[in-house]
RNA sequence: AAGCGUGCUCCGGGGUCGGUGAAAUUCCGAACCGGCGGUGACGCCCCCACGUGGGGCGGCAGUCCGCGACCCGGCCGAAGCCAUCGGCCGGUGGACCUGGUGAGAUUCCAGGACCGACGGUCAAAGUCCGGAUGGGAGGUAGCGCGCGA
Numbered sequence: 001a002a003g004c005g006u007g008c009u010c011c012g013g014g015g016u017c018g019g020u021g022a023a024a025u026u027c028c029g030a031a032c033c034g035g036c037g038g039u040g041a042c043g044c045c046c047c048c049a050c051g052u053g054g055g056g057c058g059g060c061a062g063u064c065c066g067c068g069a070c071c072c073g074g075c076c077g078a079a080g081c082c083a084u085c086g087g088c089c090g091g092u093g094g095a096c097c098u099g100g101u102g103a104g105a106u107u108c109c110a111g112g113a114c115c116g117a118c119g120g121u122c123a124a125a126g127u128c129c130g131g132a133u134g135g136g137a138g139g140u141a142g143c144g145c146g147c148g149a
C1' cells in the first nucleotide's frame, strides 16, 4: 500500500399557463419530475500463448430483480397505565406495451401508454403546506482512527 474494522459528515427532483368556479398550484386541457444496489449488447485503456481469451476504468431501467422512504402490527426499554420516543423483528407496498436491431434487450433505438405514502386544505395534490433542522437504503463521496507486509 491493498484489504478488513470503525467514528463523524455529506447525498431527492418537480406546478407554469389557460379553463370552470364563491373557492382549486388539488378538478379539466396542456406542462414538469424520477432515491439506492443489481442486471445492462455502449465507450476508452491494458495484457495476451491471438482463443468464441483475460483484466481495469467510466457509463444508460420511475414500470425487470431487490432495498429504502411512508403505512400497519408484535416484542423490549424509558418505575406502572395511555400517548409519545427509541431499539429489534415481521407485514403491507405503484406502474409497459408495440415495433426495430441482434445470438441475446420489459434495460438500447423509435412510438404510444402507465405510476407515484400519510396528515392538511373555502375543492379531490407525485409537484403546495406539515411531521421533517427527522429517518434512510447504499456510496472506490469527504475527513479521521485502529488492525494490517
Base pairs, nucleotide, nucleotide: 003147004146005145006144007143008142009141010139011138016030017029018028019027031127032126033116034115035067036066037065038064042058043057044056045055046054047053062114063113071091072090073089074088075087076086077085078084096112097111098110099109100108118130119129120128
Predicted 3D model of a 149-nucleotide RNA (FMN riboswitch aptamer (RFN element)) from Microbispora oryzae.
The organism belongs to Microbispora, within Bacteria.
Model confidence (mean pLDDT): 76 of 100.
It was read from a public genome assembly, where an Rfam model found it.